[in-house]
Context: one part of a larger RNA
RNA sequence: CGUUGGCGGGCUUGCCCUUACACAUGCAAGUCGAACGGCAGCACGGGAGCAAUCCUGGUGGCGAGUGGCGAACGGGUGAGUAAUACAUCGGAACGUGCCCUGUCGUGGGGGAUAACUAGUCGAAAGAUUAGCUAAUACCGCAUACGACCUGAGGGUGAAAGCGGGGGACCGUAAGGCCUCGCGCGAUAGGAGCGGCCGAUGUCUGAUUAGCUAGUUGGUGAGGUAAGAGCUCACCAAGGCGACGAUCAGUAGCUGGUCUGAGAGGACGAUCAGCCACACUGGGACUGAGACACGGCCCAGACUCCUACGGGAGGCAGCAGUGGGGAAUUUUGGACAAUGGGGGCAACCCUGAUCCAGCAAUGCCGCGUGUGUGAAGAAGGCCUUCGGGUUGUAAAGCACUUUUGUCCGGAAAGAAAUCCCCUGGGCUAAUACCUUGGGGGGAUGACGGUACCGGAAGAAUAAGCACCGGCUAACUACGUGCCAGCAGCCGCGGUAAUACGUAGGGUGCGAGCGUUAAUC
Numbered sequence: 001c002g003u004u005g006g007c008g009g010g011c012u013u014g015c016c017c018u019u020a021c022a023c024a025u026g027c028a029a030g031u032c033g034a035a036c037g038g039c040a041g042c043a044c045g046g047g048a049g050c051a052a053u054c055c056u057g058g059u060g061g062c063g064a065g066u067g068g069c070g071a072a073c074g075g076g077u078g079a080g081u082a083a084u085a086c087a088u089c090g091g092a093a094c095g096u097g098c099c100c101u102g103u104c105g106u107g108g109g110g111g112a113u114a115a116c117u118a119g120u121c122g123a124a125a126g127a128u129u130a131g132c133u134a135a136u137a138c139c140g141c142a143u144a145c146g147a148c149c150u151g152a153g154g155g156u157g158a159a160a161g162c163g164g165g166g167g168a169c170c171g172u173a174a175g176g177c178c179u180c181g182c183g184c185g186a187u188a189g190g191a192g193c194g195g196c197c198g199a200u201g202u203c204u205g206a207u208u209a210g211c212u213a214g215u216u217g218g219u220g221a222g223g224u225a226a227g228a229g230c231u232c233a234c235c236a237a238g239g240c241g242a243c244g245a246u247c248a249g250u251a252g253c254u255g256g257u258c259u260g261a262g263a264g265g266a267c268g269a270u271c272a273g274c275c276a277c278a279c280u281g282g283g284a285c286u287g288a289g290a291c292a293c294g295g296c297c298c299a300g301a302c303u304c305c306u307a308c309g310g311g312a313g314g315c316a317g318c319a320g321u322g323g324g325g326a327a328u329u330u331u332g333g334a335c336a337a338u339g340g341g342g343g344c345a346a347c348c349c350u351g352a353u354c355c356a357g358c359a360a361u362g363c364c365g366c367g368u369g370u371g372u373g374a375a376g377a378a379g380g381c382c383u384u385c386g387g388g389u390u391g392u393a394a395a396g397c398a399c400u401u402u403u404g405u406c407c408g409g410a411a412a413g414a415a416a417u418c419c420c421c422u423g424g425g426c427u428a429a430u431a432c433c434u435u436g437g438g439g440g441g442a443u444g445a446c447g448g449u450a451c452c453g454g455a456a457g458a459a460u461a462a463g464c465a466c467c468g469g470c471u472a473a474c475u476a477c478g479u480g481c482c483a484g485c486a487g488c489c490g491c492g493g494u495a496a497u498a499c500g501u502a503g504g505g506u507g508c509g510a511g512c513g514u515u516a517a518u519c
Stems, first nucleotide, its partner, number of pairs: 001513003009364003013359002016324001021322003025319003030069003035066002038062002042060003045056004076277003085202007094194003099190008107141001109139002116131006147156003161182006169176002203249003210240003215237008252274004256267004279300005302313004330356001332355003338352001339350004369399004379390004405455005413446001418440008463508005468489003474503005484491002
C1' cells in the first nucleotide's frame, strides 16, 4: 500500500525517518507576609450616621513594589561536530549554592531608594522631574579562632535578623532577660556535582601529498576557579605527515537494538548516560553555577501593531494549525501517587509525571460455540453415468454462556504530613521545639474502572493468500503467443493442474498478502 476487521482485554510504541519549514490560541516557573514598607481589591471587627453611605491596616489575608531562593533542574531536538565530542582507563594545577560533620562569631552605627504622593512627555510600549519611607537591600566602624598577603617586622578582610514559649527580676507599655527553632558571617573536612589534562579506540576517499606564522618551543608578563600560546612582547626555527597529515564527503557518541551457530554485519526509534543546539550570526551581564529554549544587548531575515515618531515577537516544551510527505495522535483530566521549586508549616506551582482519548503499530492471551446426528437429504462440482465429492458438514435433537448486552455490588494503588497518648533530648521549665513507640482521623485524576454476583440468549464475531517446480495443495469450463501471469526457471500459438472463472484443496488467521530496507 491492497483487502478484511462485529470481537474483547493487558502491556508497548507513536516511528514527523520528510521542511533545525512557518506558526493563530491556551497552558508549560514560580514561591515566600515567619525578610520589608505598606493596603489596590475581598471578608470580618470597630467608629459616625435615621439611612444611603463614609472613616478606620485593628484582624484574616494580599494586587503592585523592595528583598530572598528558584528560574543553569525538569522537558524538546539532532542542525552542527570525525574530535574543543563519545567510550574505557588514568592524572593534577581547580571550583562548588542547597545538604552533612566540626570550630569560632552574630557588637555598634550611617546614608539612600522603589512602592506611594504631586506633575510632565508619549498613540502605545514606556520614559522622566520633585518630595516621603522600610528592610535579611546597600555602606562604613569595631572585633578576628580559622583564612589571605608578607620583605616574617607586620598587614588585610565579616555578619542580619525573624518567629515560638516563659518562672523570677527590670520596664507604663513595647520589650529587656532566659530558652528553642529557622537564618546570617568566617573557617576546616565530607558527600554529590562540575571545569581541565593524557593514553587507547571510534566511517569513506590518495581520481586529496604535502600542511602549518601564534604555527612549534623558550624567557618574561598578563589572564583564569585552575595548568597551558589561553593572550601579549622578545628570542630560537621549529611542529605534523604513506603507522595517511592536510583537504573533501558523510555522521551526534555510547549502553544497546536487529540478525547470525558463532565470528561478524547493519543500525543508534522508544528507555538510560554524555555532548551540542534553541529564528540566523555575534556579545557579554547577573549568579555557586549560563555566555542562559519560555533572560538582556547588537546586527540580519521574517511576522504583527502604529497616531509613521516608534514599538512587539521567536512551539527543536504540551496540545493544536498550515505546509511538505507514502506516513505518524487529543487545542483532554489530575496534582491522588512518584519526583522537582518555594515556604517553619498549612499550602501554592509543576503539559515533569500519573492517567484517559486516537491508531490491529507491535507483542501476548481469549473467542467466533460444544456434543450427538447417514435418509450419507437438497443444492453445487466432477463423472467411465455405475457413481464420487462437498460431508457429520448442514438440518434435526440435547447442552454450555467465555466474550458481548442488561441489572446489582465494588477495590488495591494511601500513609506519611496532621491530631491525641506516652518514653527520650533540649531547657530554669511540666511551656515551646524535636525524636522513638502506640492510637485516631482526612486525602483517588484514573473511576463506579478492574474485579465479583445475577439474567436472557447460539445468541454479537472470518478473512486473506496460494495450489507447474523450488513449495504444502487438482479438476472442469472459457480463452487460443490473444487476454493475461511471473520471485527464478518459465507458462499461453484448440484438450493450459502456470491466464480468467467455478468446485475442491493447502497455508496462515484478526489478520493475510504485497512493496521497500537490513542480517
A computed fold for a 519-nucleotide part of an RNA from Cupriavidus lacunae, annotated as small-subunit ribosomal RNA, 5' domain. It matches the Rfam family "Bacterial small subunit ribosomal RNA". Gene Ontology terms of the family: structural constituent of ribosome and ribosome. Model confidence (mean pLDDT): 83 of 100.